[in-house]
Predicted 3D model of a 350-nucleotide part of an RNA (small-subunit ribosomal RNA, central domain) from an uncultured bacterium.
Context: one part of a larger RNA
RNA sequence: UUGGGCGUAAAGGGAGCGUAGGCGGCUUGAUAAGUCUGAGGUGAAAGUUCAGGGCUCAACUCGGGGGGGGCUCCAGAAACUGAUAGACUUGAGUGCAGGAGAGGGCAAUGGAAUUCCAUGUGUAGCGGUAAAAUGCGUAGAUAUAUGGAGGAACACCAGUGGCGAAGGCGGUUGCCUGGCCUGUAACUGACGCUGAGGCACGAAAGCGUGGGGAGCAAAUAGGAUUAGAUACCCUAGUAGUCCACGCUGUAAACGAUGAGUGCUAGGUGUUGAAGGUAUCAACCCCCCCUGUGCCGCAGCUAACGCAAUAAGUAUCCCGCCUGGGGAGUACGGUCGCAAGGCUGAAACUC
Numbered sequence: 001u002u003g004g005g006c007g008u009a010a011a012g013g014g015a016g017c018g019u020a021g022g023c024g025g026c027u028u029g030a031u032a033a034g035u036c037u038g039a040g041g042u043g044a045a046a047g048u049u050c051a052g053g054g055c056u057c058a059a060c061u062c063g064g065g066g067g068g069g070g071c072u073c074c075a076g077a078a079a080c081u082g083a084u085a086g087a088c089u090u091g092a093g094u095g096c097a098g099g100a101g102a103g104g105g106c107a108a109u110g111g112a113a114u115u116c117c118a119u120g121u122g123u124a125g126c127g128g129u130a131a132a133a134u135g136c137g138u139a140g141a142u143a144u145a146u147g148g149a150g151g152a153a154c155a156c157c158a159g160u161g162g163c164g165a166a167g168g169c170g171g172u173u174g175c176c177u178g179g180c181c182u183g184u185a186a187c188u189g190a191c192g193c194u195g196a197g198g199c200a201c202g203a204a205a206g207c208g209u210g211g212g213g214a215g216c217a218a219a220u221a222g223g224a225u226u227a228g229a230u231a232c233c234c235u236a237g238u239a240g241u242c243c244a245c246g247c248u249g250u251a252a253a254c255g256a257u258g259a260g261u262g263c264u265a266g267g268u269g270u271u272g273a274a275g276g277u278a279u280c281a282a283c284c285c286c287c288c289c290u291g292u293g294c295c296g297c298a299g300c301u302a303a304c305g306c307a308a309u310a311a312g313u314a315u316c317c318c319g320c321c322u323g324g325g326g327a328g329u330a331c332g333g334u335c336g337c338a339a340g341g342c343u344g345a346a347a348c349u350c
Stems, first nucleotide, its partner, number of pairs: 003322004007304002012318001014201001016199002021194003025088001027086003031082001033081002035077004040072003049065002052062003091191001092188003095184005103177007110154001115149007125136002162169002206247006215241002220236004258317001260315004266295005272289001275286002299306002323350003332343004
C1' cells in the first nucleotide's frame, strides 16, 4: 500500500521510440462474458444477534428464530462494457499545392583577431597591479610594416526571433537527410492515446587508442598580499579544451511544472503561412490557423502566483512522495577499463 498529494513544503523519470498491459470516436444488427432482476442449492456445529427456558442472580448453559461475504445452478432483461458481423468520417494517417527554419550528417571554403616565424623601420624600455615584483628586452624587445605558418572560434545581421523529443544548434557553399506549418478534402476508414520491462539518444567533466595544439587553462612553479595564504591578484604553465573511433550516462539535464485529448472572458506584441477589403503597386486594415511573449477575468492556490503555452475544469495512461538526521551511505545484485553509475536499507538518534 486506504487516502491525500508531486511549480517553490517530500514527490514529474534527463528526453524519445516502442513491447506487454491499461484506456479508447459515431452508427446498426445479432450475442449474452461482465452487468441487472427473480427463483433454487450451498454457506456444518459452536460463536454473533433476537425473544425465551434452567442453575437464588450473573457468568455459564439449553432449545427456537433471524442473519451471513461468497460460490453454484435455472429463467429472464439488453441501456452500458466486452466479444462478433457490417456501415460512417469528425480522431489518426496518406495524397496534392505551397512555405519557413543556427534541425542532423559529410565535404569544401572565407575574412577579422590572438600567437609564432622571417625580414624591414626604430630605440630603451615593455608588461603587469590598488601598489608592486617575478617575467620579457641592447644577443635589439614593446611599437610599426610586409610576407609566411598553424589552431580554434565565427563580430555585425541577432530579435522574451527560429529549429529540435530532450541534450542542444549560429561565417559561407554544395551533397545526403529527419521533422514541422498552411491550404485543399482526392484516398484509407478508428488504423488512436499512454507505455512496466526493452532499445536507441543524452551538456560539461572524465577514461581508452591515435592525431592535433593558436588562445585559454585544473595541477604545478615563481612573484605579491597576509599573523599565516596550500586562496583571491600577477608572471609562467601541463593535462584538458579541438579531431576520429570507442566508453562513461550524470547536471539547478529547470518551466524546479510527465504525455495525450476536450471545454472555459478579454486585451496587446511578435514568427511563419492562408483568406478578405483596398490599391497602379507595396504597405496599412480585417479575419483565421500555427509557434512564441506580456497583461488580465472567472476559477484555482497556504501564500507567492497560475490563468487557452493553466497551477482552471474533466478524462485516460505512466513515473514518483509518505517527518529530520543516519544516507543516496552499508550490504547484495548489476553495468563500467577506471572514476563511478543504477538499484537501495537498518541499527541508532531528534